[in-house]
Context: one part of a larger RNA
RNA sequence: UUGGGCGUAAAGCGUCCGCAGGUGGUUUAUCACAUCUUCUGUUAAAUCUUCGGGCUCAACCCGGAGGCUGCGGAAGAGAUGGGUAGACUAGAGAUCGGAAGAGGCAAACGGAAUUGCUGGUGUAGGGGUUAAAUCCAUUAAUAUCAGCAAGAACACCAAGUGCGAAGGCAGUUUGCUAGGACGAAUCUGACACUCAUGGACGAAAGCGUGGGGAGCGAAUGGGAUUAGAUACCCCAGUAGUCCACGCCGUAAACGCUGAAUGCUAAGCAUUGGAAGUAUCGACCCUUUCAGUGCUGUUAAUUUAAGGUAACCCGCUAAGCAUUCCGCCUGGGGAGUACGGUCGCAAGGCUAAAACUC
Numbered sequence: 001u002u003g004g005g006c007g008u009a010a011a012g013c014g015u016c017c018g019c020a021g022g023u024g025g026u027u028u029a030u031c032a033c034a035u036c037u038u039c040u041g042u043u044a045a046a047u048c049u050u051c052g053g054g055c056u057c058a059a060c061c062c063g064g065a066g067g068c069u070g071c072g073g074a075a076g077a078g079a080u081g082g083g084u085a086g087a088c089u090a091g092a093g094a095u096c097g098g099a100a101g102a103g104g105c106a107a108a109c110g111g112a113a114u115u116g117c118u119g120g121u122g123u124a125g126g127g128g129u130u131a132a133a134u135c136c137a138u139u140a141a142u143a144u145c146a147g148c149a150a151g152a153a154c155a156c157c158a159a160g161u162g163c164g165a166a167g168g169c170a171g172u173u174u175g176c177u178a179g180g181a182c183g184a185a186u187c188u189g190a191c192a193c194u195c196a197u198g199g200a201c202g203a204a205a206g207c208g209u210g211g212g213g214a215g216c217g218a219a220u221g222g223g224a225u226u227a228g229a230u231a232c233c234c235c236a237g238u239a240g241u242c243c244a245c246g247c248c249g250u251a252a253a254c255g256c257u258g259a260a261u262g263c264u265a266a267g268c269a270u271u272g273g274a275a276g277u278a279u280c281g282a283c284c285c286u287u288u289c290a291g292u293g294c295u296g297u298u299a300a301u302u303u304a305a306g307g308u309a310a311c312c313c314g315c316u317a318a319g320c321a322u323u324c325c326g327c328c329u330g331g332g333g334a335g336u337a338c339g340g341u342c343g344c345a346a347g348g349c350u351a352a353a354a355c356u357c
Stems, first nucleotide, its partner, number of pairs: 004328003007311002012325001014201004021194003025088007033081002035077008048066007091191001092188003095184003103177007110154001114150008125136002162169002206247006215241002220236004258324006266295011306313002330357003339350004
């Protein structure tokens, strides 16, 4: 390479958008590019197959025929792919309707708690720990009451609930804004799927400038513990955590499971929509569409088919298939060196070899 694979053995890009490329619904006509059939030419010799012959046989050699592989020409076929011209509505999109949601951005507001400050009451302790000590406190602490200020986070509701492409999103109200589900079946008529390069978003930490700074808290100081203790525990505490703008671009960015489409037993729970039934009405109940989960332990016990090395997966597939992309190829060296590129830096991305087992 042909292959074989990617939940856990190596392997799914963190996620989405999307040009080129690849692939693509039903149907009619046509073309005959691919495709297929027949004929024909060519495909040097040798080699290969077969028949016959020559060296005593064979290897070997000679002759005839055939084959291999590709290309050209002529005639034809019209299924499939493709081109052209039409048609369709089951894919896709639009429209209308009522409903759901911690989806996003901005602004305003709220209460509890914490800390600080001021004042009152009050007096000797408080705090902390396994035990202590550092620490705070007669310049009146801790406790308690009242007031003021600040910053950050939003108890209960709250759930294996919801929304979002992922990261993620939770006090309340308002404004702006995006997407999905259901129902109607009004419109367009394949407009679709995937996507190298490219673009956008992307937790935390970190970086730049300017603010802010209550609590927490890397670093650091002190007290303990200990043989030591650059730790675990305690007392403090700077960056940071917060805001605005700009970078960084990585995570066990995980469902360790790429996206899309179709098909394949059930039961239960739950979220949103619709229809039916019922009712004064709502609930309940039945059916259906779209999502989210479970079918566990004692224990022998949920799982069908199927898959899997097993664990397990099982209509939310890791089953059965198709299309497209990404990735893997023994361990270490190494996600390193060198080069390139991006970045203010930290570093990111791309990515070897010698050597060794």
Molecule: small-subunit ribosomal RNA, central domain
Organism: uncultured Parcubacteria group bacterium